[in-house]
RNA sequence: GAUUUAUAAAGAAGUGGCGAGAGACUGGCUCAAUGACCCACUGGCAACCAUCUACAAGCCGUAGAAAAGGUGCCAAUUCCUGUCCCUGCCGAUGUCGGCCGGGAGCAUAUAAAUG
Numbered sequence: 001g002a003u004u005u006a007u008a009a010a011g012a013a014g015u016g017g018c019g020a021g022a023g024a025c026u027g028g029c030u031c032a033a034u035g036a037c038c039c040a041c042u043g044g045c046a047a048c049c050a051u052c053u054a055c056a057a058g059c060c061g062u063a064g065a066a067a068a069g070g071u072g073c074c075a076a077u078u079c080c081u082g083u084c085c086c087u088g089c090c091g092a093u094g095u096c097g098g099c100c101g102g103g104a105g106c107a108u109a110u111a112a113a114u115g
Stems, first nucleotide, its partner, number of pairs: 002114007013042005021031003025082001027080002043074003048070002051065005078107001083104004088099004
């Protein structure tokens, strides 16, 4: 990197190092020499795996506890957006464009599993 499943409106920052871009991509918007991003340390959040308890029990499972272990995370909803559908409004008058809201999807991230 591929596939499957689950989750993504909550939550959680200080110090030091480096020195220019960063927020995946598009368009926006934002962060950044008052030092971002990244790295290290310390601290924290959460509870996917693992652990424990109860129920159930062929297996899968359901609810809860805890936070020592394996990950993850600690600007902005995954920052918004993109493709399709729906409600409403506006403008055109050939079924299109713009805007508000909602839904589905794509993509992405993370976990667990598979080959």

Predicted 3D model of a 115-nucleotide RNA (SAM riboswitch aptamer (S box leader)) from Parapedobacter composti.